[in-house]
């Protein structure tokens, strides 16, 4: 860089530094000099992997699968707003709009 799978309406911020941007992209709408991004420190949230425990199932077995658990700790991740909303397609409606499914994006695990 690319592919596959799972999840995405829950949850969790202070201080220092910095000095104008940020919320992926486009549109909208927001956040921001009562201080944005970035960096540093400390704190917190969460069970994806890993750990531990259990189980009707599968496997000759290693193990797989499912459920649970916790000092977030061993690897990540995250801490405004639903992934902030929409973007493409479909259903309903006179319309505003509502609902469903994709796409895109994010995170994790695995593969090439």
């Nucleotide at each position: 860089u690319u592919c596959u799978c799972a999840u995405c309406g829950a949850g969790a911020g202070c201080g220092g530094u910095g000095g104008a941007g940020g919320g992926a992209c486009g549109g909208g709408c927001c956040c921001g000099a009562a201080g944005a991004a970035g960096c540093c420190g400390c704190g917190g949230c969460a069970a994806c992997c890993g750990g531990c425990g259990a189980g009707a199932g599968c496997g000759c077995a290693a193990g797989c699968c499912u459920c649970g658990u916790a000092u977030g700790g061993g690897g990540u991740g995250c801490c405004a707003a639903a992934u902030c909303c929409c973007g493409c397609g479909g259903a309903g409606g006179a319309a505003g709009c509502u609902c469903c499914g994709a796409a895109a994006g994010a995170u994790g695990a695995g593969g090439c």
A computed fold for a 112-nucleotide RNA from Rubrobacter sp., annotated as SAM riboswitch aptamer (S box leader). The coordinates come from a structure-prediction model, not an experiment, and the mean pLDDT is 80. It matches the Rfam family "SAM riboswitch aptamer (S box leader)". Gene Ontology term of the family: regulation of gene expression. Lineage of the source: Bacteria > Actinomycetota > Rubrobacteria > Rubrobacterales > Rubrobacter.